Context: one part of a larger RNA
RNA sequence: UUGGGUGUAAAGGGUGUGUAGGCGGCGUUAUUAGUCUCUUGUUAAAUAUGGCAGCUUAACUGUCAAAAUGCAGGGGAAACGGUAAUGCUCGAGGGUAUGAGGGGUGAACAGAACUCUAUGUGUAGGGGUGAAAUCCGUUGAUAUAUAGGGGAAUACCAAAAGCGAAGGCAGUUCACUGGCAUAUUUCUGACGCUGAAACACGAAAGCGUGGGUAGCGAAUGGGAUUAGAUACCCCAGUAGUCCACGCCCUAAACGAUGAUCACUAGCUUUUCGGAGUAUCGACCCUCUGAGAGGCGUAGCUAACGCGUUAAGUGAUCCACCUGGGUAGUACGGCCGCAAGGCUAAAACUC
Repeated sequence: UUGGGUGUAAAGGGUGUGUAGGCGGCGUUAUUAGUCUCUUGUUAAAUAUGGCAGCUUAACUGUCAAAAUGCAGGGGAAACGGUAAUGCUCGAGGGUAUGAGGGGUGAACAGAACUCUAUGUGUAGGGGUGAAAUCCGUUGAUAUAUAGGGGAAUACCAAAAGCGAAGGCAGUUCACUGGCAUAUUUCUGACGCUGAAACACGAAAGCGUGGGUAGCGAAUGGGAUUAGAUACCCCAGUAGUCCACGCCCUAAACGAUGAUCACUAGCUUUUCGGAGUAUCGACCCUCUGAGAGGCGUAGCUAACGCGUUAAGUGAUCCACCUGGGUAGUACGGCCGCAAGGCUAAAACUC
RNA backbone atom coordinates (compact mmCIF):
# COMPACT_ATOMS: atom_id res chain seq x y z
C1' U A 1 0.00 0.00 0.00
C1' U A 2 -4.13 -3.38 0.03
C1' G A 3 -6.91 -3.77 4.17
C1' G A 4 -8.91 -3.18 9.01
C1' G A 5 -10.82 0.39 12.16
C1' U A 6 -12.44 5.29 15.31
C1' G A 7 -18.31 4.95 22.93
C1' U A 8 -14.21 2.96 26.92
C1' A A 9 -7.98 -0.27 23.66
C1' A A 10 -4.58 4.50 18.70
C1' A A 11 -8.45 7.22 16.18
C1' G A 12 -14.99 11.85 15.14
C1' G A 13 -12.61 17.93 13.49
C1' G A 14 -15.38 22.40 19.53
C1' U A 15 -19.76 23.97 16.36
C1' G A 16 -22.07 25.86 12.09
C1' U A 17 -22.65 28.39 7.00
C1' G A 18 -20.84 26.88 2.63
C1' U A 19 -17.10 27.04 -2.51
C1' A A 20 -14.64 23.31 -5.46
C1' G A 21 -15.19 18.15 -5.57
C1' G A 22 -17.79 13.38 -4.64
C1' C A 23 -22.72 11.18 -4.60
C1' G A 24 -27.90 11.77 -6.11
C1' G A 25 -35.83 10.59 -6.78
C1' C A 26 -39.92 8.63 -10.57
C1' G A 27 -40.95 8.63 -16.25
C1' U A 28 -40.33 9.54 -21.77
C1' U A 29 -37.34 10.86 -26.16
C1' A A 30 -32.67 11.70 -28.59
C1' U A 31 -27.50 10.97 -28.37
C1' U A 32 -22.85 8.04 -27.00
C1' A A 33 -15.51 10.41 -25.18
C1' G A 34 -17.80 6.25 -19.64
C1' U A 35 -19.63 1.01 -20.04
C1' C A 36 -20.45 -3.79 -22.75
C1' U A 37 -19.58 -6.79 -27.23
C1' C A 38 -17.33 -8.40 -32.07
C1' U A 39 -13.20 -7.62 -35.19
C1' U A 40 -8.20 -5.83 -37.21
C1' G A 41 -3.25 -4.21 -36.03
C1' U A 42 0.28 -3.95 -32.28
C1' U A 43 2.02 -5.37 -27.40
C1' A A 44 10.40 -7.67 -30.30
C1' A A 45 13.30 -12.01 -28.97
C1' A A 46 14.53 -14.59 -24.59
C1' U A 47 11.92 -15.73 -19.84
C1' A A 48 7.09 -17.67 -17.60
C1' U A 49 2.50 -21.41 -19.02
C1' G A 50 0.70 -25.92 -22.11
C1' G A 51 1.76 -29.85 -25.96
C1' C A 52 5.52 -32.49 -28.69
C1' A A 53 10.66 -33.60 -29.52
C1' G A 54 16.49 -33.98 -28.62
C1' C A 55 20.84 -35.13 -25.32
C1' U A 56 20.38 -42.74 -21.37
C1' U A 57 16.85 -39.38 -17.40
C1' A A 58 16.77 -34.63 -15.14
C1' A A 59 18.51 -29.88 -15.14
C1' C A 60 19.28 -27.97 -20.07
C1' U A 61 17.88 -27.26 -25.22
C1' G A 62 14.70 -27.10 -29.67
C1' U A 63 9.88 -26.52 -31.89
C1' C A 64 4.69 -25.38 -31.98
C1' A A 65 0.71 -23.22 -29.50
C1' A A 66 -2.15 -20.56 -26.28
C1' A A 67 -3.06 -16.84 -23.01
C1' A A 68 -2.86 -12.20 -20.36
C1' U A 69 -2.58 -6.81 -20.19
C1' G A 70 -2.38 -2.12 -22.43
C1' C A 71 -2.82 1.09 -26.77
C1' A A 72 -4.86 2.36 -31.64
C1' G A 73 -8.53 1.78 -35.91
C1' G A 74 -13.38 -0.14 -37.49
C1' G A 75 -18.58 -2.44 -36.78
C1' G A 76 -22.51 -2.96 -33.19
C1' A A 77 -25.65 -2.50 -28.22
C1' A A 78 -28.20 1.32 -25.20
C1' A A 79 -29.71 -1.73 -19.40
C1' C A 80 -26.52 1.43 -16.18
C1' G A 81 -23.75 6.27 -16.10
C1' G A 82 -23.02 11.02 -18.86
C1' U A 83 -25.12 14.94 -22.05
C1' A A 84 -29.51 17.49 -24.16
C1' A A 85 -34.78 18.11 -24.19
C1' U A 86 -39.51 17.39 -21.94
C1' G A 87 -42.80 15.77 -17.98
C1' C A 88 -44.11 14.07 -12.63
C1' U A 89 -44.56 14.63 -7.12
C1' C A 90 -43.26 11.01 -2.80
C1' G A 91 -37.34 14.16 -1.54
C1' A A 92 -36.43 19.55 -0.70
C1' G A 93 -38.34 24.43 -0.29
C1' G A 94 -42.31 28.24 -0.16
C1' G A 95 -47.56 29.78 1.30
C1' U A 96 -51.73 29.71 4.80
C1' A A 97 -53.57 28.66 9.92
C1' U A 98 -52.22 27.51 14.78
C1' G A 99 -48.63 26.44 18.88
C1' A A 100 -44.63 25.80 22.68
C1' G A 101 -40.01 27.55 24.49
C1' G A 102 -34.29 30.09 30.49
C1' G A 103 -33.04 30.83 21.74
C1' G A 104 -30.55 35.97 20.79
C1' U A 105 -29.88 41.65 21.30
C1' G A 106 -31.19 46.24 23.80
C1' A A 107 -33.76 49.11 27.53
C1' A A 108 -36.58 49.87 31.95
C1' C A 109 -38.16 48.11 36.58
C1' A A 110 -38.66 44.70 41.22
C1' G A 111 -37.91 42.09 45.86
C1' A A 112 -34.79 39.17 49.31
C1' A A 113 -29.71 38.92 50.90
C1' C A 114 -24.94 41.38 51.55
C1' U A 115 -21.97 45.61 52.51
C1' C A 116 -21.07 50.87 53.57
C1' U A 117 -22.71 55.64 55.73
C1' A A 118 -25.81 58.55 59.22
C1' U A 119 -28.90 58.47 63.50
C1' G A 120 -31.57 56.08 67.79
C1' U A 121 -31.74 52.08 71.71
C1' G A 122 -28.09 49.47 74.42
C1' U A 123 -23.27 47.53 77.05
C1' A A 124 -18.94 44.43 77.06
C1' G A 125 -17.93 41.71 74.48
C1' G A 126 -17.94 40.05 69.23
C1' G A 127 -15.80 36.92 65.64
C1' G A 128 -13.45 32.45 64.53
C1' U A 129 -11.86 27.09 65.44
C1' G A 130 -10.81 20.41 66.48
C1' A A 131 -8.84 23.84 70.17
C1' A A 132 -6.90 28.63 69.60
C1' A A 133 -4.77 33.01 67.98
C1' U A 134 -4.08 36.94 64.50
C1' C A 135 -8.59 40.39 63.83
C1' C A 136 -12.94 43.94 65.37
C1' G A 137 -14.71 46.60 70.02
C1' U A 138 -15.44 51.73 75.75
C1' U A 139 -13.09 57.17 69.91
C1' G A 140 -19.13 52.32 72.01
C1' A A 141 -18.42 46.99 68.48
C1' U A 142 -21.72 42.48 68.09
C1' A A 143 -27.27 42.80 68.50
C1' U A 144 -31.63 45.75 67.18
C1' A A 145 -34.53 49.84 64.58
C1' U A 146 -35.04 53.75 60.87
C1' A A 147 -33.25 56.39 56.59
C1' G A 148 -29.99 56.65 52.51
C1' G A 149 -26.03 54.86 49.00
C1' G A 150 -23.67 50.75 46.22
C1' G A 151 -22.47 46.50 43.33
C1' A A 152 -23.39 41.53 41.97
C1' A A 153 -26.72 37.50 41.56
C1' U A 154 -32.00 36.22 40.68
C1' A A 155 -34.59 31.58 46.37
C1' C A 156 -39.50 29.22 45.76
C1' C A 157 -41.70 27.82 40.68
C1' A A 158 -37.63 23.75 39.01
C1' A A 159 -38.41 18.73 36.58
C1' A A 160 -35.35 12.24 34.35
C1' A A 161 -38.46 19.22 31.99
C1' G A 162 -37.66 23.33 27.90
C1' C A 163 -34.72 26.15 23.98
C1' G A 164 -30.18 26.62 21.05
C1' A A 165 -25.45 24.43 15.70
C1' A A 166 -22.13 24.13 19.56
C1' G A 167 -20.21 27.17 23.48
C1' G A 168 -24.43 28.03 26.31
C1' C A 169 -29.35 30.15 28.13
C1' A A 170 -33.36 31.28 34.24
C1' G A 171 -36.52 37.65 38.51
C1' U A 172 -40.48 40.82 35.72
C1' U A 173 -42.04 43.87 31.55
C1' C A 174 -41.47 46.14 26.77
C1' A A 175 -39.14 46.70 21.80
C1' C A 176 -36.52 44.26 17.81
C1' U A 177 -35.22 39.38 16.09
C1' G A 178 -33.42 33.78 14.68
C1' G A 179 -34.87 28.79 14.64
C1' C A 180 -38.56 24.72 15.49
C1' A A 181 -43.26 21.70 15.57
C1' U A 182 -48.26 20.46 13.97
C1' A A 183 -52.34 20.86 10.48
C1' U A 184 -53.63 21.86 5.36
C1' U A 185 -52.14 19.37 0.60
C1' U A 186 -52.42 25.52 -1.71
C1' C A 187 -47.64 26.74 -4.84
C1' U A 188 -42.43 25.63 -7.07
C1' G A 189 -40.86 21.11 -9.46
C1' A A 190 -35.10 17.41 -7.68
C1' C A 191 -34.20 23.20 -6.49
C1' G A 192 -31.15 17.45 -2.81
C1' C A 193 -27.00 15.13 0.64
C1' U A 194 -22.07 15.74 2.13
C1' G A 195 -18.39 19.16 2.24
C1' A A 196 -11.22 19.93 1.37
C1' A A 197 -10.44 25.29 1.32
C1' A A 198 -12.67 29.80 3.06
C1' C A 199 -15.74 32.50 6.47
C1' A A 200 -18.53 32.97 11.10
C1' C A 201 -19.45 31.60 16.19
C1' G A 202 -16.81 29.55 20.23
C1' A A 203 -16.98 28.19 28.43
C1' A A 204 -13.35 29.58 31.81
C1' A A 205 -8.74 31.74 32.37
C1' G A 206 -5.64 35.48 30.10
C1' C A 207 -4.37 40.36 27.29
C1' G A 208 -5.26 46.01 25.69
C1' U A 209 -7.99 50.88 26.64
C1' G A 210 -11.61 53.21 29.71
C1' G A 211 -15.11 52.55 33.67
C1' G A 212 -16.88 49.84 38.06
C1' U A 213 -15.75 47.03 42.56
C1' A A 214 -20.85 44.86 47.46
C1' G A 215 -19.56 39.76 48.09
C1' C A 216 -16.01 36.19 46.73
C1' G A 217 -11.00 35.86 45.92
C1' A A 218 -5.20 33.49 42.60
C1' A A 219 -0.81 36.46 44.39
C1' U A 220 0.67 38.50 49.03
C1' G A 221 0.77 39.56 54.57
C1' G A 222 -0.49 37.72 59.33
C1' G A 223 -2.42 33.70 62.97
C1' A A 224 -2.49 28.49 63.72
C1' U A 225 -1.06 23.22 62.65
C1' U A 226 3.57 20.69 61.95
C1' A A 227 9.93 17.97 62.64
C1' G A 228 9.19 21.53 58.61
C1' A A 229 4.07 23.58 56.23
C1' U A 230 6.20 28.08 50.46
C1' A A 231 -0.46 23.68 51.98
C1' C A 232 -5.09 21.92 54.07
C1' C A 233 -7.98 25.61 58.88
C1' C A 234 -8.54 31.02 60.45
C1' C A 235 -8.07 36.81 59.90
C1' A A 236 -7.13 40.27 56.11
C1' G A 237 -6.49 41.03 50.90
C1' U A 238 -4.37 42.86 45.18
C1' A A 239 -5.30 41.21 40.19
C1' G A 240 -9.66 39.06 38.65
C1' U A 241 -14.78 38.11 38.85
C1' C A 242 -18.97 42.96 36.57
C1' C A 243 -19.74 46.78 32.12
C1' A A 244 -18.27 48.90 27.03
C1' C A 245 -15.16 48.19 22.88
C1' G A 246 -11.05 45.28 20.79
C1' C A 247 -8.03 40.67 21.07
C1' C A 248 -7.02 35.51 22.47
C1' C A 249 -9.35 30.46 20.09
C1' U A 250 -8.20 26.65 23.98
C1' A A 251 -11.21 22.60 27.49
C1' A A 252 -12.88 15.62 30.22
C1' A A 253 -15.42 22.04 23.99
C1' C A 254 -18.14 14.59 26.39
C1' G A 255 -23.15 11.25 24.44
C1' A A 256 -15.31 10.60 25.25
C1' U A 257 -20.43 8.22 19.92
C1' G A 258 -19.34 13.24 12.44
C1' A A 259 -23.52 14.56 8.94
C1' U A 260 -27.68 12.78 5.88
C1' C A 261 -31.16 8.93 4.06
C1' A A 262 -33.71 4.10 4.29
C1' C A 263 -35.03 -0.41 6.88
C1' U A 264 -35.44 -3.61 11.50
C1' A A 265 -40.17 -6.54 18.16
C1' G A 266 -42.22 -4.14 21.95
C1' C A 267 -43.38 -1.93 27.06
C1' U A 268 -43.26 2.48 29.94
C1' U A 269 -42.49 7.89 31.62
C1' U A 270 -42.46 12.86 30.03
C1' U A 271 -42.71 17.84 26.80
C1' C A 272 -45.24 20.30 22.60
C1' G A 273 -49.00 19.75 18.62
C1' G A 274 -53.24 17.28 15.71
C1' A A 275 -57.63 13.95 14.80
C1' G A 276 -61.52 10.82 16.76
C1' U A 277 -64.51 9.56 21.06
C1' A A 278 -66.54 11.54 25.49
C1' U A 279 -68.43 15.91 27.92
C1' C A 280 -72.14 21.88 29.01
C1' G A 281 -66.70 22.22 29.00
C1' A A 282 -62.11 20.00 30.73
C1' C A 283 -59.96 15.30 32.45
C1' C A 284 -60.08 10.12 30.78
C1' C A 285 -59.79 6.65 26.43
C1' U A 286 -58.08 5.35 21.05
C1' C A 287 -54.97 6.81 17.03
C1' U A 288 -51.22 10.08 14.96
C1' G A 289 -46.59 13.69 14.30
C1' A A 290 -42.11 16.01 16.44
C1' G A 291 -38.68 15.89 20.71
C1' A A 292 -36.54 14.17 25.72
C1' G A 293 -35.74 9.72 29.32
C1' G A 294 -35.99 4.43 31.52
C1' C A 295 -36.14 -0.91 30.29
C1' G A 296 -35.80 -4.51 26.54
C1' U A 297 -36.30 -8.52 21.40
C1' A A 298 -33.42 -9.68 17.14
C1' G A 299 -28.74 -8.25 15.93
C1' C A 300 -23.96 -6.26 17.30
C1' U A 301 -19.72 -6.02 20.89
C1' A A 302 -13.22 -8.33 23.58
C1' A A 303 -16.29 -7.35 27.47
C1' C A 304 -18.84 -3.42 29.67
C1' G A 305 -22.81 -2.42 27.24
C1' C A 306 -25.75 -0.41 22.67
C1' G A 307 -30.49 -1.62 21.21
C1' U A 308 -36.21 2.98 16.05
C1' U A 309 -32.30 9.12 19.90
C1' A A 310 -28.14 1.99 17.58
C1' A A 311 -22.67 0.94 19.13
C1' G A 312 -28.19 -3.34 14.54
C1' U A 313 -28.74 -3.82 8.74
C1' G A 314 -27.38 -1.01 4.22
C1' A A 315 -26.01 3.65 1.11
C1' U A 316 -23.29 8.56 0.16
C1' C A 317 -19.75 12.24 1.69
C1' C A 318 -16.16 14.34 5.15
C1' A A 319 -12.51 14.00 9.32
C1' C A 320 -9.12 10.87 11.76
C1' C A 321 -5.92 6.16 13.46
C1' U A 322 -1.69 2.48 12.27
C1' G A 323 3.36 -0.09 18.97
C1' G A 324 5.35 2.92 23.64
C1' G A 325 8.75 6.99 24.70
C1' U A 326 11.13 11.16 22.45
C1' A A 327 6.39 14.81 21.43
C1' G A 328 1.69 17.52 20.37
C1' U A 329 8.08 18.75 21.26
C1' A A 330 12.27 20.84 17.66
C1' C A 331 12.82 23.33 12.98
C1' G A 332 10.22 26.08 9.23
C1' G A 333 5.71 28.60 7.95
C1' C A 334 1.06 31.25 9.24
C1' C A 335 -1.62 33.85 13.23
C1' G A 336 -1.20 36.78 18.07
C1' C A 337 0.24 43.00 21.79
C1' A A 338 1.84 39.07 24.81
C1' A A 339 0.67 34.52 26.94
C1' G A 340 0.69 31.37 23.30
C1' G A 341 -2.22 28.88 19.20
C1' C A 342 -2.44 26.05 14.36
C1' U A 343 0.43 22.94 11.15
C1' A A 344 4.22 19.14 12.48
C1' A A 345 9.00 15.58 12.27
C1' A A 346 13.63 12.93 13.17
C1' A A 347 17.96 10.93 15.47
C1' C A 348 18.02 7.84 19.56
C1' U A 349 15.66 4.26 22.77
C1' C A 350 12.36 0.04 24.66
Predicted 3D model of a 350-nucleotide part of an RNA (small-subunit ribosomal RNA, central domain) from an uncultured bacterium.